Predicted 3D model of an 87-nucleotide RNA (c-di-GMP-I riboswitch aptamer) from a Sporomusaceae bacterium.
RNA sequence: AUUGCAUAUGGGCAAACUUGUUGAAAAACAAGGACGCAAAGCUAUGGGUCUAAAGAAGCCAGCUUCUAUGAUCGCCAGGUUGCUAUU
Numbered sequence: 001a002u003u004g005c006a007u008a009u010g011g012g013c014a015a016a017c018u019u020g021u022u023g024a025a026a027a028a029c030a031a032g033g034a035c036g037c038a039a040a041g042c043u044a045u046g047g048g049u050c051u052a053a054a055g056a057a058g059c060c061a062g063c064u065u066c067u068a069u070g071a072u073c074g075c076c077a078g079g080u081u082g083c084u085a086u087u
Base pairs, nucleotide, nucleotide: 006086007085012037013036017032018031019030020029021028022027035074041080042079043078045077046076047075048072049071050070055066056065057064058063
C1' cells in the first nucleotide's frame, strides 16, 4: 500500500406515509418523517420489474393487445470512485 473479517467514534444516506410541484403514467423533485443501508456514492452495460403518452395491430364507436424511446442503481450482476480509528 492492497484485499478480507470484526468492532468503535464522528459524520453520511433516507423506505413507508403526509403536503406541494412536475409528468399520460410509472415515477421524480422539495419539505416533514425514520424502515433500513458500509457503498442505499456514481454509471441503465446485461438480466429483472413497473408504466404505455406517441406509434402499430385487431376492431375501427370506443375498447383490447403489442411496443421504451419513459422509470427503477433502496431488484440482481457488471463497470468505476471513495471517508475515519483499532485489530
The source organism's lineage runs through Bacteria, Bacillati, Bacillota, Selenomonadales and Sporomusaceae.